Annotation
The prediction has a mean pLDDT of 78. c-di-GMP-I riboswitch aptamer from Methylotenera sp., 79 nucleotides, folded computationally. The organism belongs to Methylotenera, within Bacteria. Its Rfam family is "c-di-GMP-I riboswitch aptamer". Rfam's curators write: GEMM was predicted in a large-scale screen for bacterial structured RNA regulatory elements.
RNA sequence: AGUUAUUUUGGGCAAACCCAUCGUGAGAUGGUGACGCAAAGCUUCCGGCCUUUUAUCCAAAGGUAGCGGGGUCGCAGGC
Numbered sequence: 001a002g003u004u005a006u007u008u009u010g011g012g013c014a015a016a017c018c019c020a021u022c023g024u025g026a027g028a029u030g031g032u033g034a035c036g037c038a039a040a041g042c043u044u045c046c047g048g049c050c051u052u053u054u055a056u057c058c059a060a061a062g063g064u065a066g067c068g069g070g071g072u073c074g075c076a077g078g079c
Stems, first nucleotide, its partner, number of pairs: 002079003012037002018031005035066001041072003045069003048064006
């Protein structure tokens, strides 16, 4: 440096419910709590789904990274 999830050490992240706050909303943030995750680290470039404007059409703005794909950084063990 590459590869490997049949490795499993030490560890990491944190679903739903509930509480508080923000938001028209999808939802987000913090707390609690663990369903799970070998990238459940980061990133809207592509597709999907969701929200607002609801309008004849075209679309636009936003959300979801724990819906997939892509990009990128990375721990320990083996080769």